[in-house]
RNA sequence: CGGGCAGGCCAUGAGACGAUCGCCGGCGCCAACUGCCGAAAGGCGGCGCUUGAGGAAAGUCCGGGCUCCACAGGACAAGGGUGCCGGGUAACGCCCGGUGAAGGUAACUUUAAGGAAAGUGCAACAGAAAAGAAAACCGCCCGCACGCUCUUCGGGGCGCGCGAGCAAGGAUGAAAAGGCGAGGUAAGAGCUCACCGGCGGCAUGGAGACAUGCCGGCCUUGUAAACCCCACCCGGAGCAACGUCGUGGAAAGGCAUUAACCGUGGUCCGCGGGCCUUGAGGAGACGGCUUGAGUCCGGUGGCAACAUCGGUACCAGACAGAUGAUCGUCAUAAACAGAACCCGGCUUAUCGUCCUGCCAGGAAA
RNA sequence: GCCAAAGUGGCUCAGGGGUAGAGCAAUUCACUCGUAAUGAAUAGGUCGUGGGUUCGAUUCCCACCUUUGGCU
Numbered sequence: 001c002g003g004g005c006a007g008g009c010c011a012u013g014a015g016a017c018g019a020u021c022g023c024c025g026g027c028g029c030c031a032a033c034u035g036c037c038g039a040a041a042g043g044c045g046g047c048g049c050u051u052g053a054g055g056a057a058a059g060u061c062c063g064g065g066c067u068c069c070a071c072a073g074g075a076c077a078a079g080g081g082u083g084c085c086g087g088g089u090a091a092c093g094c095c096c097g098g099u100g101a102a103g104g105u106a107a108c109u110u111u112a113a114g115g116a117a118a119g120u121g122c123a124a125c126a127g128a129a130a131a132g133a134a135a136a137c138c139g140c141c142c143g144c145a146c147g148c149u150c151u152u153c154g155g156g157g158c159g160c161g162c163g164a165g166c167a168a169g170g171a172u173g174a175a176a177a178g179g180c181g182a183g184g185u186a187a188g189a190g191c192u193c194a195c196c197g198g199c200g201g202c203a204u205g206g207a208g209a210c211a212u213g214c215c216g217g218c219c220u221u222g223u224a225a226a227c228c229c230c231a232c233c234c235g236g237a238g239c240a241a242c243g244u245c246g247u248g249g250a251a252a253g254g255c256a257u258u259a260a261c262c263g264u265g266g267u268c269c270g271c272g273g274g275c276c277u278u279g280a281g282g283a284g285a286c287g288g289c290u291u292g293a294g295u296c297c298g299g300u301g302g303c304a305a306c307a308u309c310g311g312u313a314c315c316a317g318a319c320a321g322a323u324g325a326u327c328g329u330c331a332u333a334a335a336c337a338g339a340a341c342c343c344g345g346c347u348u349a350u351c352g353u354c355c356u357g358c359c360a361g362g363a364a365a
Numbered sequence: 366g367c368c369a370a371a372g373u374g375g376c377u378c379a380g381g382g383g384u385a386g387a388g389c390a391a392u393u394c395a396c397u398c399g400u401a402a403u404g405a406a407u408a409g410g411u412c413g414u415g416g417g418u419u420c421g422a423u424u425c426c427c428a429c430c431u432u433u434g435g436c437u
Base pairs, nucleotide, nucleotide: 001361003359004358005357006356007355008354010352013351015330016329017328018327019326020325021324023052025050026049027048028047029046030045035044036043037042054336058347059346061345062344063343064342065341066238067237068236069235079234080233081232082231083230084098085097086096087095088094099113100111101110102109103108114229115228119227120226121223122222123221137170138169139166140165142163143162144161146159147158148157149156150155178196179195181193182192183191197219199216200215201214202213203212204211205210242287243286244285245284251278252277253276254275255274261273262272263271264270296311297310298309299308300307301306366436367435368434369433370432371431372430375389376388377387378386383420391407392406393405394404395403413429414428415427416426417425
């Protein structure tokens, strides 16, 4: 110098500042015991001050709080989930640190990573054979028979048929029964040996996953995001949950059975209607609703996630749903996107500015 | 706001690891004076999108997109 890797801050830069007018919520003061709406519960005023979207508020994919239902407490089954080891956490499928594997020159990144030697299933097409200790298409080799041919007369070569052996080589396939080399053999083969891989055992190191070394028989395909086995976890529903108030009416109980009263548009007659109490769910109203496993700053412990101690401020809470409109100045054309019970995560969308650490390369000194 | 379900030819649906079909519709031919019906043949598929597992994915797993339904 141009690349690369990892982490972080902001995102108030489509806005900032000023002026005017508004909206949701909170606080204070004034007015007021009255008025308006409503059956009730409950709601409604004026002025001033003041708070007011996000890193994802999103997807609703996990985990929890909270509430109701079920439940004495627990165990098992069914169903579902998780799956290397250790730690963190209220909990998690999340996070941190490590192990193994894969990729990269490296910094570093990725990883649903228990068990296939408990059992079952599946492996299309092609191929001789697809998971059994079986099979033989081309082959290799041996024996027997025949034909042709060469001969130093011992035999050799070629072709074809039958029988036996082999699993080296070819061919098929994603995959061919450990790989590769040497010995060995009629030809071959873990048949034997060295190295590598795998399995089992032992020793050492480690908290553990695991690593290193030695020994053994030679060795057993893949698939569990197929059934399954093993270990651990999970009761269900969701704030439209749920709680309080709750007129009328269904219904139940008590009292009365006449008069009074009400309706039938005014009057008379006639006709109709008894009163009180309780009252599930629903309408409606209020609560749940935002002070919290939280924010910011500092100390201590820890590699870290995180824990703990001290200080600090209060920072949206609606229910047709607020965060806006106009003008002026400046700047720039510049993302994804808008809370609805609340938290911890994950995933997805996202223009751009800046900061920190590290890696390999080139050039110069 | 919360809870569910479904995406496969133009339309309606099968297929749930081995290379994708059925009915209707479309096109061509035959039959007919002509049309319909009928018969024969043909074409048409990124299996919603992107990753992963697997030798192999429409199918199994994960994430996203779209559509539909239910709860006041």
Model confidence (mean pLDDT): 75 of 100. Two RNAs folded together computationally: RNase P RNA and transfer RNA, 437 nucleotides in total. It holds a member of the Rfam family "Bacterial RNase P class A". By type it is a ribozyme.